Predicted 3D model of a 363-nucleotide RNA (Bacterial RNase P class A) from a Gemmatimonadales bacterium. A source record names the gene rnpB. Its Rfam family is "Bacterial RNase P class A". Its family is annotated with ribonuclease P activity, tRNA processing and dimeric ribonuclease P complex in the Gene Ontology. The family's RNA type in Rfam is ribozyme. Lineage of the source: Bacteria > Pseudomonadati > Gemmatimonadota > Gemmatimonadia > Gemmatimonadales. Its mean pLDDT, the model's own confidence on a scale to 100, is 79.
[in-house]
RNA sequence: GUGGCGAAGCGGGACGGUCGCAGCUUGCGUAUGCGGGUUGAGGAAAGUCCGAGCUCCACAGGGCAGACUGCCAGGUAACGCCUGGGCGCCGAAAGGCGACGGAUAGGGCCACAGAGAAGAGACCGCCUGUUCUCGCGAGCAGGUAAGGGUGAAACGGUGGGGUAAGAGCCCACCGCGCAGCUGGUAACAGCUGUGGCACGGCAACCCCCAGUCGGAGCAAGGCCAAAUAGGCGGCGAGGCCCGGCCCGGGCCGACAGAGCCGCGGGUAGGCCGCUCGAGGUGGCGGGUGACCGCCAUCCCAGAUGGAUGACCGUCCGGUGCUCACGCACCGAACAGAACUCGGCUUACGGCUCCGCCACCCCU
Numbered sequence: 001g002u003g004g005c006g007a008a009g010c011g012g013g014a015c016g017g018u019c020g021c022a023g024c025u026u027g028c029g030u031a032u033g034c035g036g037g038u039u040g041a042g043g044a045a046a047g048u049c050c051g052a053g054c055u056c057c058a059c060a061g062g063g064c065a066g067a068c069u070g071c072c073a074g075g076u077a078a079c080g081c082c083u084g085g086g087c088g089c090c091g092a093a094a095g096g097c098g099a100c101g102g103a104u105a106g107g108g109c110c111a112c113a114g115a116g117a118a119g120a121g122a123c124c125g126c127c128u129g130u131u132c133u134c135g136c137g138a139g140c141a142g143g144u145a146a147g148g149g150u151g152a153a154a155c156g157g158u159g160g161g162g163u164a165a166g167a168g169c170c171c172a173c174c175g176c177g178c179a180g181c182u183g184g185u186a187a188c189a190g191c192u193g194u195g196g197c198a199c200g201g202c203a204a205c206c207c208c209c210a211g212u213c214g215g216a217g218c219a220a221g222g223c224c225a226a227a228u229a230g231g232c233g234g235c236g237a238g239g240c241c242c243g244g245c246c247c248g249g250g251c252c253g254a255c256a257g258a259g260c261c262g263c264g265g266g267u268a269g270g271c272c273g274c275u276c277g278a279g280g281u282g283g284c285g286g287g288u289g290a291c292c293g294c295c296a297u298c299c300c301a302g303a304u305g306g307a308u309g310a311c312c313g314u315c316c317g318g319u320g321c322u323c324a325c326g327c328a329c330c331g332a333a334c335a336g337a338a339c340u341c342g343g344c345u346u347a348c349g350g351c352u353c354c355g356c357c358a359c360c361c362c363u
Base pairs, nucleotide, nucleotide: 001359002358003357004356005355006354008352009351010350013315014314015313016312017311018310019309021040022039023038024037025036026035027034028033042334046345047344049343050342051341052340053339054217055216056215057214066213067212068211069210070209071085072084073083074082075081086100087098088097089096090095101208102207106206107205108202109201110200123148124147125144126143127142128141129140130139131138132137156174157173158172159171160170161169175197176195177194178193179192180191181190182189183188221272222271223270224269231263232262233261234260235259238252239251240250241249242248279298280297281296282295283294284293285292286291316331317330318329319328320327321326
């Protein structure tokens, strides 16, 4: 220098000004408000896919059913997340990916092709015998599974012996099973012995094993509380209308009671929940790491039709043009809080830092 792998940070640039919006606070005002101060979106606020906090409801004990998880160890409040390790696959490497318990508990399935798809099988072939034929060869009876062929997969692989031809039939090595020993917390790995080729694949089919699991969600839930209409209790013989008064008239009402007073539940509306939290930042210490401990320091959105915006100037950065001075354009992508956290996944223009691998060049 080129190509690649991993990991981290930033992300409508910085400063100043003008106007505007929302929360909190403060001063003034009886009040609607006005003025000042301060704070005001994200790395994913998203999808709502996991796990929790919190709230309400349910709940003697045991079992069945159901759902989910699934190598081992650790981290964590918890997890299906993360870290480290093992094993398998991919890559030359750095590194990446993996629903990765059990197929000897049982059941089921294995399309097409193929003779045969699980205690299988003989299409071509090879070999033996026999019949026919001058011969080539053909038929019949049997042996065989080395070679060919089919298939995703063919009932261990390679080599040698052996044989009529063959075959774990025998032998060596590899593979596999079993046992022991060693290392490791473990998953697992290595070694030794032994067995006889016995044991194909699928559990993201049923199933078996082990573990976990009550439900609903901030529109949770709680508090205050009109008007109107029901309900309950008390008082109660009058109450109301004809615009103020009198006369007169009318309506309702007498214990199943008009009217008045009180209580209670619920609705409108308001308030709480609501943002200080498994919190951020820095330092020190422990740990390979995820993470943990201690100390210091900081307060960082809480709306409820839902605020977080616009403009100007200077600088900075990028792109284009230019020998240069300079000029022009741009500062974007995905997106946008609504009870709160921990994760995962998905979207994203651009910029920056660090580590590692391979190759080439120069010294």